[in-house]
RNA sequence: GCCAGAGUGGCUCAAUGGUAGAGCAGGCGCAUCGUAAGCGUCAGGUUGAGAGUUCGAUUCUCUCCUCUGGCUCCA
Numbered sequence: 001g002c003c004a005g006a007g008u009g010g011c012u013c014a015a016u017g018g019u020a021g022a023g024c025a026g027g028c029g030c031a032u033c034g035u036a037a038g039c040g041u042c043a044g045g046u047u048g049a050g051a052g053u054u055c056g057a058u059u060c061u062c063u064c065c066u067c068u069g070g071c072u073c074c075a
Stems, first nucleotide, its partner, number of pairs: 001071007010024004018055001026042005048064005
């Protein structure tokens, strides 16, 4: 330099054009003599950045950034 994949709550991942969700972690409560486990509930996201298409974009298109893997060249 080229190709492919990935980027979404603190972490791991869903959602393939129509209200952004789950598990774990966290707060509170229930329960227990007490703790953990368990049960309930609450909060937490400018979906990596920008632009475009669309009535509508996490989703489609383009550019850039970061990460991972592969290929190639050079001194």

Background:
The RNA shown here (transfer RNA) has 75 nucleotides and comes from a candidate division WWE3 bacterium. RNAcentral holds the sequence, with entries from ENA. Model confidence (mean pLDDT): 80 of 100. Its Rfam family is "tRNA". The family's RNA type in Rfam is transfer RNA.